Molecule: c-di-GMP-I riboswitch aptamer
Organism: Gammaproteobacteria bacterium
RNA sequence: GCGUGACCAGGGCAAACCCACCGAGAGGCGGGGACGCAAAGCCACCGGUCCCAAGCCAGGCGCCAGCCGGCCGGACAGCGGAGCUGCCACG
Numbered sequence: 001g002c003g004u005g006a007c008c009a010g011g012g013c014a015a016a017c018c019c020a021c022c023g024a025g026a027g028g029c030g031g032g033g034a035c036g037c038a039a040a041g042c043c044a045c046c047g048g049u050c051c052c053a054a055g056c057c058a059g060g061c062g063c064c065a066g067c068c069g070g071c072c073g074g075a076c077a078g079c080g081g082a083g084c085u086g087c088c089a090c091g
Stems, first nucleotide, its partner, number of pairs: 002091004012037002017032003021028002035078001041084002045081003048076004055071003059068003
């Protein structure tokens, strides 16, 4: 440097759920907890999924209170792909 994560060893992360806090919400964050993970480290660039209070729409409905839809905007990296970085062991 390359390959592999079968074996051995060292360590790492932490789903659901519970508690506290933040948020309109998706969700985030800290503690507990482990379903899993060889990038479950980083990154919303592409696809996807989810939310949509406030704002916008010469969209729809309306009993005129509003409701629905869309946009803007946001969330998820533990949905897939691209990109960046990297520990240990073995060969």